[in-house]
RNA sequence: AGAGUUUGAUCCUAGCUCAGGAUGAACGCUGGCGGCGUGUCUAAGGCAUGCAAGUCGAACGCACGUUAUGGUGCGUGGCAGACGGGAGAGUAAUACUUUGGUAACCUACCUCUUAGUCGUGAAUAACUUCUUGAAAAAUUAGAUAAUACACGAUGGUCUGGAUUUUCAUAUGAAAGUCUAGUAAAGAUUUAUCGCUAAGAGAGGAGCCUAAGGCCUAUCAGCUUGUUGGUGAGAUAAUAGCCCACCAAGGCAACGACGGGUAGCAGGUGUGAGAGCAUGACCUGCCCCAUUGGGACUGAGACACUGCCCAGACACCUACGGGUGGCUGCAGUUAAGAAUAUUCCACAAUGCACGAAAGUGUGAUGGAGCGACGCCGCGUGAAUGAUGAAGCCCUUCGGGGUGUAAAGUUCUUUUAUUAAGGAAAAAUUUUUGAUGUUACUUAAUGAAUAAGGGGCUGCUAACUUCGUGCCAGCAGCAGCGGUAAUACGAAGGCCCCGAGCGUUAUCCGGAUUUACUGGGUGUAAAACGUCUGUAGAUGGUUUGAAAAGUUAAAUGUAAAAUCUUUUAGCUUAACUAAAAACUUGCAUUUAAUACUGUCAUAACUAGAGGACGGGGGAAGUAAGUGGAAUUCCCGGUGUAGUUGUAAUAAGCGUUAAUAUCGGGAAGAACACCAAAAGUGAAAACAGCUUACUAAAACGUUCCUGACAUUGAGAGACGAAAGCGUGGGGAGCGAUACGGAUUAGAUACCCGUGUAGUCCACGCCCUAAACGAUGAGUGCUAAGCAUUGGAAGUAUCGACCCUUUCAGUGCUGUUAUAUUCAAGCUAACGCCUUAAGCACUCUACCUGGGGAGUACGACCGCAAGGUUAAAACUCAAAGGAAUUGACGGGGACCCGCACAAGCGGUGGAGCAUGUGGUUUAAUUCGACAAUAAACGGAGAACCUUACCAAGGCUUGACAUUUACAGAAUCCUCUGGAAACAGAGGAGUGCUCGCAAGAGAGCUGUAAAACAGGUGCUGCAUGGUUGUCGUCAGCUCGUGCUGUGAAGUGUAUGGUUAAGUCCAAUAACGAGCGCAACCCCUAUUGUAAGUUACUAUGCCUUACGAAACUGACCACUUCAAGUGGUAGGAAGGUGCGAUGACGUCAAAUCAGCACGGCCCUUACGCCUUGGGCCACACACGUGCUACAAUGGGUAAGAACAAAGGGUAGCUAAAUCGCAAGAUGGAGCUAAUCCCAGCAAAAUCACCCUCAGUUCAGAUUGAGGUCUGCAACUCGACCUCAUGAAGUCGGAAUCGCUAGUAAUCGUGGGUCAGCACACCACGGUGAAUACGUUCUCGGGUCUUGUACACACCGCCCGUCACGUCAAGAGAGCUGGUAAUACCCGAACAUCGAUGUUAAAUCAAUGGAAGGUAGGAUCAGUAAUAGGGAUGAAGUCGUAACAAGGCA
Repeated sequence: AGAGUUUGAUCCUAGCUCAGGAUGAACGCUGGCGGCGUGUCUAAGGCAUGCAAGUCGAACGCACGUUAUGGUGCGUGGCAGACGGGAGAGUAAUACUUUGGUAACCUACCUCUUAGUCGUGAAUAACUUCUUGAAAAAUUAGAUAAUACACGAUGGUCUGGAUUUUCAUAUGAAAGUCUAGUAAAGAUUUAUCGCUAAGAGAGGAGCCUAAGGCCUAUCAGCUUGUUGGUGAGAUAAUAGCCCACCAAGGCAACGACGGGUAGCAGGUGUGAGAGCAUGACCUGCCCCAUUGGGACUGAGACACUGCCCAGACACCUACGGGUGGCUGCAGUUAAGAAUAUUCCACAAUGCACGAAAGUGUGAUGGAGCGACGCCGCGUGAAUGAUGAAGCCCUUCGGGGUGUAAAGUUCUUUUAUUAAGGAAAAAUUUUUGAUGUUACUUAAUGAAUAAGGGGCUGCUAACUUCGUGCCAGCAGCAGCGGUAAUACGAAGGCCCCGAGCGUUAUCCGGAUUUACUGGGUGUAAAACGUCUGUAGAUGGUUUGAAAAGUUAAAUGUAAAAUCUUUUAGCUUAACUAAAAACUUGCAUUUAAUACUGUCAUAACUAGAGGACGGGGGAAGUAAGUGGAAUUCCCGGUGUAGUUGUAAUAAGCGUUAAUAUCGGGAAGAACACCAAAAGUGAAAACAGCUUACUAAAACGUUCCUGACAUUGAGAGACGAAAGCGUGGGGAGCGAUACGGAUUAGAUACCCGUGUAGUCCACGCCCUAAACGAUGAGUGCUAAGCAUUGGAAGUAUCGACCCUUUCAGUGCUGUUAUAUUCAAGCUAACGCCUUAAGCACUCUACCUGGGGAGUACGACCGCAAGGUUAAAACUCAAAGGAAUUGACGGGGACCCGCACAAGCGGUGGAGCAUGUGGUUUAAUUCGACAAUAAACGGAGAACCUUACCAAGGCUUGACAUUUACAGAAUCCUCUGGAAACAGAGGAGUGCUCGCAAGAGAGCUGUAAAACAGGUGCUGCAUGGUUGUCGUCAGCUCGUGCUGUGAAGUGUAUGGUUAAGUCCAAUAACGAGCGCAACCCCUAUUGUAAGUUACUAUGCCUUACGAAACUGACCACUUCAAGUGGUAGGAAGGUGCGAUGACGUCAAAUCAGCACGGCCCUUACGCCUUGGGCCACACACGUGCUACAAUGGGUAAGAACAAAGGGUAGCUAAAUCGCAAGAUGGAGCUAAUCCCAGCAAAAUCACCCUCAGUUCAGAUUGAGGUCUGCAACUCGACCUCAUGAAGUCGGAAUCGCUAGUAAUCGUGGGUCAGCACACCACGGUGAAUACGUUCUCGGGUCUUGUACACACCGCCCGUCACGUCAAGAGAGCUGGUAAUACCCGAACAUCGAUGUUAAAUCAAUGGAAGGUAGGAUCAGUAAUAGGGAUGAAGUCGUAACAAGGCA
């Protein structure tokens, strides 16, 4: 010090979240020791038991006891009990803190000073005794003492009254004089301690004063002892403190009154600070003591462990009556997430009493419990492997845990045992709870001692397995749907460590309330506008004073704490000392620049006024004008008119629309007219008049700061709406009708009510917008325009120049014009600021809930103003960027349309697909981009499917062992695979041989084989498509905060991002083009197997074409159009497919990760299936005929291929398919193949379901092949179906193309209407780019980015949640009125002056009543929020399809 999170990415705004520190904490897991601290934050709920305040015999009496002194007990008396200790309920000021005052006061014990202490008397408790009562206790009679009580004397600087002087000034102080009044107590060891009066001090109380510190205005008015005065009273003392009378005051927007919450401070936590939060422990003050009230005693109380009364609660009881108060220390119960021992001691420090010894002390000193916190120590140290085992990972080689362990050598902090052993004691002696203390020494032995959290990013630290949107995690973002570093486990690693995490709360980060230190054009935010009150701010000069301000001094600001430096406990925490700090307040002195104040001081630059001539849709009222519209009357005239994209409804033969004339009504004012003008805004427009207001300019003069802003307040305030009364032509919500539509309560059309208009009165809101508050000053220019003035000029003007005040800033094509600095997140603003500054006001603080609820005010109502919370989300938002998209725009291209030719869709057949069927009909492919596709050829095989029969190291690969050469033949069973039996056979290499080896076969065992099983959404490779479309990018530079842009925009041009011009770009790459192949012309060379010979053919190498030449157009650039020459003229045809898109296709071509099967999901075999068939779709073939069909003929005319497991000639046979045959050919030689068919010629057919068409079926054959039944092809004869040119719709093709005709090849034993290739014949049309489809470039809008198959709104239905309303019901709080009225107080009476009694007044609690206010709860109804896949529509985002 920052980080994460809105987006495809960016910048900004803005919220949410995290990292830090802290705690009287709690919870989870874990836990060795010590020191110092700390420990009911909740129920100020209730409490059993014990203790927490006594002491004095040197004040006194009695009793007991002792040999005597000392002693013990009861009471009288004195002092103390108002301290110490606890708690924070109440209290927002009767409190607290700071400051000052008391000349308005008191003070026991203590200190000092002065003076005194004489005499007398009456009682009383304990004790004895009577009575009552359960007890508590009460009561009668008798006796007695005092430092108890009373009376008298004396007395001063005491008190009261009168008076004099000095000082002071709001009351007084000091010193005198006169007069009246008021004291005392003794004890004793004879040294003292007491007692009384007065004065002073110290310490402690009381009262007064100013300032300071919470929330709320949805609390705006409060107050009657209230504010003041006079008098009396009360008090220690002032005072409405209390009372009587008089006056009517006092407080409040600088927040009274009311409500809520709360002890205050020193300090504490955090923070750079300013601040914010907080008030445990320790210290000061206040307040309380079961709840409420009250007084007594006393120096001091209205009294925590005193008294009286009342209430609630609890206990005892003989039912008559009594007793009690832990918010003291322990402890208990309840509550709660949660907080300790019914401990030891008065040894120390204090306190009370006492002359003292001493006694008492749950104050205090200590110990115990709790990791609650802070601090310290330890759980061992050294050595020890190319590194054990185990575990984990692995690419199987290894790596990690890891010097870690084991082992070896040491040490003993700690632990245990034993021994010694302080300080704290002051004080010569005595006195230690802690304490078997701390500490020291010795011995034993690594011995007694490690966990928690985390590992996707923020945030240090990663792998494997399991799971499979499940289980779960999560602070935020988010993770999990079969390869999860995010879940769970393991290994490893990271952080901290006797702790570690979680939760809660506070500060910080958060400049996210902004004083330091923010904003308001579009992100949240300028009131709709003006006038103006309080307030805030305010021009120039002089003087005075010194309030603010500045400086110095003095006092105070308790100590502790914090900071610094030292010191003491072994260190630290802790503790002590010193310094500093306490930023404040008060007083005194000084200064006078600035601000404020005063001046019957002054000024004129701000502001205002007077005068002058002009401008304006400024306002109000009255009058008046023409055009148009509608209606009425009359004329002419006849069938339509109106309306729309197209219709219909409507109007019209009772005469419309149209047209002419006349009349009426209401509303609005064309042209002028403009970026124009005026007004505070809203707003204002024919013309004239009257009245009223404002601004600008000019000229001198006048006033002399009179100013600016403006909370409350007041006025005005579009449209719609409301009330009353008019008016009503046109338009026109609602409504009705007609269309459109799936629907159409809309858009369109026809009618048409309220309203729109006028007068008066309300309403008071708008995207009331420049989304920009008002005022003042300053900061470059230019142009246009409105009003005024001056100058020049002119006869006078216009024009021109200057200036003041406004309005505007590029507007309409071309040309020309920049917008500077500055600001801004950017867009943009820029003298009319959103720049630089000042003054004042208003407003904002995440989105939604909500401008809503409740309350209040206003309103006739509608409604308006003010204005929340619960709950919910992690975003919502602004500007700009790149894409994509648009029923946005511009330009361009393509057999895209158009112009043509021929088809498909109808029929039959072939073939593929879906569906259905089936034991199986194996699988894949599904818009374009699946469907004669994988499959260039399923009878078996193929084959993956089904049925049945078999095999299990396997059909195939590697390794081991054993046996055998291999191999061949025969038989039995079987559908075959296979099973069983028998026979023949002995090879090759090395070696003399034994034997070994290679290869093959068999057997056995295991490692393993095998899988067309799954995942194309884990992949490689390959392919389709956009698309042979012209695009896609990079380096450097430049622009921009940035994403990005530029380059690649623009103007021409091209098939082309092809080229040129121009240009903050300059270059480059992948694409385009070219290089390659084929073809057309030609040259040269070579030539067998070709050859009709100046040739043709084959092969090889060349030439030729480059917009090269000319003309025209053009920036005279690229290029385009034309001409010539030429075989060919401007791309000849192929192959070649950029970055990428579709999680496109393929795990079944192949390869491959993971998962799955292993006597089976593997392998072998036979048979079947892939060929099924109601139907639907795609691709083809053949046709429907005469441009045809048939027959015959003329050796009519090709190209390109293939051939040895092959092509197969001649010849012969067969009607034919074919058979026999076997020459030739590994091919320019032979064969397929005499190679063609359409064409041409001749004849027949004559428009028919035919001499068209050939499906289907019957019979007979041929060929291939182990085998043609399911299920091949072909031939012959016979049969002769549908079909007469095809609905909506749709496909191909631009020239040697379409169309048509045949030929060959691959696959292949056989099977071709398919596919690939070859040649023959050989057209028509293209005006053109409006439209359809696809694509490219630029631009525009966007709320889209999974990118329009996008996004997204509202009702309804269901679940959940919170808040409001609600007939009511319940409870709390604070008051009011009245009733009753305890203790107690006051006054009065009686009484002996006392006690006591009586009466009156006040008085707590209680009761009654009506309200106020705050909560809780409620049938019900309404809205809000939220919830993977509900319903209906499609409102918004693009011109969102009606902006």
Small-subunit ribosomal RNA from a metagenome, 1443 nucleotides, folded computationally. RNAcentral holds the sequence, with entries from SILVA.